[in-house]
């Protein structure tokens, strides 16, 4: 140096949720990431039932019971070499499920791999990569 506009695309982003072989297909098989269940130590030790997944809790106001607003916390984005970390600024805080039972957890066992968006105000710092000389 890797910079501005603008338009294409390239392609990018949240999740575990991908990749690979085989089948007309439903699907099945490995890989790989994900999660749960499950001892001995150890924790915990009345009562309201608990509990998992996940960021999606916790309070408090108001309300026409439809919601609405505030604080706190929490997760993401913050993008055109790539990955950190911080800050302006953006967004979200949902759904689902076990069935009375789960603390932790070594063998062990089971399950899961969906969907959704975007193609882009911005700032500072570090470290690499590529490229000219």
């Nucleotide at each position: 140096g890797u910079c501005c506009c603008g338009g294409c695309c390239a392609c990018g982003c949240c999740g575990a949720a991908u990749c690979c072989g085989c089948g007309c297909g439903a699907g099945c098989g490995g890989a790989g990431c994900g999660g749960g269940g499950g001892a001995c130590c150890c924790a915990a030790u009345g009562u309201u039932g608990g509990g998992g997944c996940g960021a999606a809790u916790c309070u408090c106001c108001c309300u026409u019971c439809g919601g609405g607003g505030g604080g706190a916390g929490g997760c993401g984005c913050g993008a055109g070499c790539u990955c950190u970390u911080u800050c302006a600024g953006c967004g979200c805080c949902a759904g689902c499920c076990c069935g009375u039972c789960a603390g932790c957890u070594a063998a062990c066992c089971c399950c899961g791999c969906a969907g959704g968006c975007g193609g882009a105000c911005g700032a500072a710092a570090g470290a690499g990569a590529c490229g000219a000389u």
The prediction has a mean pLDDT of 78.
This is a predicted structure of a 133-nucleotide RNA (c-di-AMP riboswitch aptamer (ydaO/yuaA leader)) from a Thermoleophilaceae bacterium.